């Protein structure tokens, strides 16, 4: 100096002017006294994913004696944790020189099934080339008995070509008509015993055995472990007007009730309902509502995941939905031009001008994750491979 590879963070900033929401505390109004808007002052007022809504939980309300069935998810071990499909270590498998990365990683001898394309054959297979072996056998040779390249037809071979992701162990030696675990050594792999390490998934040494076993199970399907449902529009409380239920008064000519601005007379409607009360439910309103499996910090236990302790903050609750808009400068990135300066000579460094850009995306009952999105920018630990000393 290149290349790459973990893994953490941030993801504008300042000032002006106009504006939203929550809260406290002042003033002066209205009030059916419960409260309502008003003005002003102070404090707060999205995110790393708030998102997808894909797991796991709280917390509510509905179901539930027990077991089953059907569906779902899940799938090395062992730890984390409330749990979890999530994280950490590890073990086995793939990939990279390497840091590291990937792996739905039980079970294919329970059973069905599927394996495209090419080839001759795709599963207890298969004979296209080839090689061998009998027969026949145009050409040719031959003492006329016969032999016989090439062909032909029967037969044997999976050793060699050829297809293929895959073609029923690899090498080498014997053996054979030609070959073939057919047989015999080392190798690989299976399976079984035993032994050693390790919590444990394995792992490593030895013995025997048959000689050889393809693949998929995010294909049925088998085992094993979990799994009630429905979401804050859960749920609770208060509670109009209307029109229904319930009780009790009053009234139907002896005139309830209503209208003519309160009230009395009057009048005019009014052949009937009309007043109290009580319950349920609807608008509405309150509540649930935010201090929590909480942040930060130190320290101590563990490789980590993560816990234990001490200390210390308070950090958003709207509800058609607030956290925003405009302007100025400045940061921070891209390109082109220009100067300076370095060296290893076409690149870095630094400074000015000009132009562009400054994401993805926005709480809505709370938390653990997990996935995706995203202008850019900073640190940090590894790795390699050039060069210098």
């Nucleotide at each position: 100096g290149g290349a790459g590879u973990g893994g953490c963070c941030c993801g504008g900033g300042u000032g002006g002017c106009c504006g939203c929401c929550c809260g406290c505390c002042g003033c002066a109004g209205c009030u059916u006294c419960g409260g309502c808007g008003g003005c002003g002052g102070c404090g707060g007022g999205a995110g790393g994913a708030a998102a997808g809504u894909c797991c796991g939980a709280g917390c509510a309300c509905c179901g539930c004696a027990g077991g089953g069935c059907a569906g779902g998810a899940u799938g090395g071990u062992c730890g984390g944790u409330a749990a979890c499909g999530c994280c950490g270590a590890c073990c086995g498998g793939g990939g990279g020189c390497g840091a590291c990365c990937c792996c739905a990683g039980g079970g294919a001898c329970a059973g069905u099934g599927c394996c495209a394309c090419a080839g001759a054959g795709a599963g207890c297979a298969g004979a296209c080339c080839g090689c061998c072996c009998g027969c026949c056998g145009a050409a040719g040779c031959u003492u006329u008995u016969g032999c016989g390249a090439a062909g032909g037809c029967g037969g044997g071979u999976a050793a060699g070509g050829g297809u293929g992701a895959a073609a029923c162990g690899g090498u080498g030696a014997g053996g054979u008509a030609a070959g073939a675990g057919c047989u015999c050594a080392c190798c690989a792999g299976u399976g079984u015993c035993g032994g050693u390490g390790g919590c444990g998934a394995c792992a490593c040494c030895g013995g025997c055995a048959g000689c050889u076993a393809g693949g998929c199970a995010a294909a049925c399907c088998c085992c094993a472990u979990c799994c009630g449902g429905u979401g804050c529009a859960a749920g609770g409380c208060c509670a109009a007007a209307u029109a229904g239920g319930g009780a009790g008064g009053c009234g139907u000519u002896c005139g309830a009730g209503g209208g003519c601005g309160g009230c009395c007379c009057g009048u005019c409607c009014g052949a009937a309902g009309c007043c109290u009360c009580c319950g349920g439910g609807u608008a509405g309103g309150c509540u649930g509502c935010u201090a929590g499996a909480g942040g930060c910090c130190g320290u101590c236990g563990g490789c980590a995941a993560c816990g234990g302790c001490g200390g210390u903050c308070c950090c958003a609750g709207a509800g058609g939905a607030a956290u925003g808009g405009c302007c100025a400068c400045c940061g921070c990135c891209c390109g082109c031009c220009g100067g300076a300066g370095c060296c290893g000579a076409g690149g870095c460094u630094u400074c000015g001008g000009c132009g562009g850009g400054u994401a993805c995306a926005g709480a809505a009952c709370u938390c653990g994750g997990c996935u995706u999105a995203c202008a850019g920018g900073g640190c940090c630990g590894c790795u390699c491979c050039g060069c210098c000393u």
Molecule: Bacterial RNase P class A
Organism: bacterium